This is a predicted complex of two RNAs, RNase P RNA and transfer RNA, with 457 nucleotides together.
[in-house]
């Protein structure tokens, strides 16, 4: 130098010009009250109530404010109850309100490394399916071997025919009954036997655990569960348009259901509550809460490999309701192209992203112009 | 704020419970018919099944996630 891997950040800056949401009571305005003198319907100054019209002061997007894939807080519903469907999760330890997040570890693939990926529980509990190809896709003999009867001649180490043993070797195929070798064994054959080599069990050691070492033991029946199921765990439904309050209309109008159970309860039951409920027609359709100070942010000790987690200390940083942070515009700074110059430079032109809060709040997952910062790992030179 | 569907040729659709070259009508493109055009006849091309990844021997289909369209309810 070059070429790659992990993590973290920032994602304009400084004015001018008229504007938008919200707050506030120092300024300011309006009002009452006292009180000064220079005696004011254009007045000082204090007190106390009000207002946000008009001025003044403060505040006003994000690292993703998004997709809404997950989890929760918060409200209501009936106490959040049980079973059944139903959905989700699926190595093992821990964090956490909690997760399908996140750490740290196991196994397994990937890559010279640094790393970086993996719905990764069960396939002797049953069922499905495995296309052409193959005899067969789960107990199956086509070819081949070999045994044994039988016929047959051209009598042989032979041909047909039946019965039966064999998964060694051909063939098919993603996959064929653990693999490889073996002048070990059989009539060929086969863990039937012996080496190794993967896997299963059983002991034994280590480890919380996943899981590994190691002995021993012929124990070895295929793949799919992101198919359906089995196992373990989790999940009540609904959402801020929830949900209260206030004003504010209304008709005491027609149909229907109903203590033989309407309704609440949401796919269904049990059990609990127990009198109203449902359609049409026709009114309201406006205020104010919920509403932002919270699992908060920063810096620091502490404890942990870490994620976290506890204590001190500062700080407060958007709350609209057809929905505010927008517009034009001048410097700079920053990429990127060109032209000049040896060069430091000068000049001109272009860009300067993706996006916009709506109950909050952790996480994932995605988009995003340009650039910083930390670690670390191959290569290649030079010392 | 919730809950569903859908995306396959230029355009409208199938693809059943994964299975080998993904099919159909219309539309194009050539040749025949014809005096000439349409109609008809015959033969053609034309898809990486929105997009990335994944399960599996095989993925339009099965599972994950993005993108883009639609309906519905309060």
């Nucleotide at each position: 130098g070059g070429a790659g891997c992990a993590g973290g950040c920032c994602g304009g800056g400084c004015g001018g010009c008229g504007g938008c949401g919200g707050g506030c009571a120092c300024c300011g305005c309006c009002g009452c009250u006292g009180u000064g003198c220079u005696g004011g319907u254009u007045u000082g100054c204090a007190g106390c109530g009000g207002c946000a019209a008009a001025g003044g002061c403060c505040c006003g997007a994000g690292g993703a404010a998004a997709g809404u894939c997950c989890g929760g807080g918060c409200u209501c519903c009936g106490c959040a109850g049980g079973g059944c469907a139903g959905g989700g999760u699926g190595c093992u330890g821990g964090g956490u309100a909690a997760u399908u997040c996140c750490c740290a570890g196991c196994g397994g693939g990937g890559g010279c490394a640094a790393c970086c990926c993996c719905a990764g529980g069960g396939a002797u509990a049953g069922g499905g399916c495995c296309a052409c190809a193959g005899a067969a896709a789960g107990a199956u003999a086509c070819c081949g071997c070999c045994c044994c009867g039988g016929c047959g001649c051209g009598c042989g180490c032979c041909g047909c025919c039946g019965g039966g043993g064999u998964a060694a070797g051909g063939g098919u195929g993603c996959a064929a009954c653990g693999g490889u070798g073996g002048c070990g064994g059989c009539a060929a054959g086969a863990g039937c036997c012996c080496a190794c080599c993967a896997g299963g069990c059983g002991c034994g050691g280590g480890g919380c655990g996943a899981c590994u070492c190691g002995c021993g033991u012929g124990c070895u029946a295929g793949g799919u569960a992101a198919c359906c199921c089995c196992c373990a765990c989790c999940c009540g439904g609904a959402g801020c348009a929830a949900g209260g309050c206030c004003a504010c209309g209304u008709a005491g109008g027609g149909g229907g259901a109903g203590a033989u159970g309407a309704g609440g309860c949401g796919g269904c039951c049990c059990g609990c509550c127990g009198a109203u409920c449902c359609c049409c027609g026709g009114g309201u359709a406006g205020g104010c809460u919920g509403c932002u100070g919270g699992a908060g942010g920063c810096c620091c000790c502490a404890g942990g490999c870490a994620a976290c987690u506890g204590a001190g200390g500062c700080c407060c940083g958007a709350g609209a309701g057809a929905g505010a942070u927008g517009g034009c515009u001048g410097c700079c700074g920053c990429c990127c192209c060109g032209c000049c110059g040896c060069a430091g430079g000068g000049u001109g032109g272009g860009g300067u992203a993706c996006a916009g809060a709506a109950c909050c709040c952790g996480g994932c997952u995605u988009a995003c112009a340009g650039g910083c910062c930390u670690g670390c790992u191959c290569c290649c030179g030079u010392u | 704020g919730c809950g569903c569907c859908c995306g396959u040729a230029g355009c409208u659709c199938a693809g059943c419970u994964g299975g080998a070259u993904a099919g159909a009508g219309c539309a194009c493109c050539a040749g025949g018919c014809u005096u000439c055009g349409a109609a008809c006849c015959u033969g053609g091309g034309g898809g990486c099944c929105g997009g990335g990844g994944g399960u599996u021997c095989g993925a339009g289909u099965c599972c994950c996630u993005c993108c883009g369209g639609g309906c519905g309810c309060g």
Model confidence (mean pLDDT): 78 of 100. It holds a member of the Rfam family "Bacterial RNase P class A". Rfam classes the family as a ribozyme.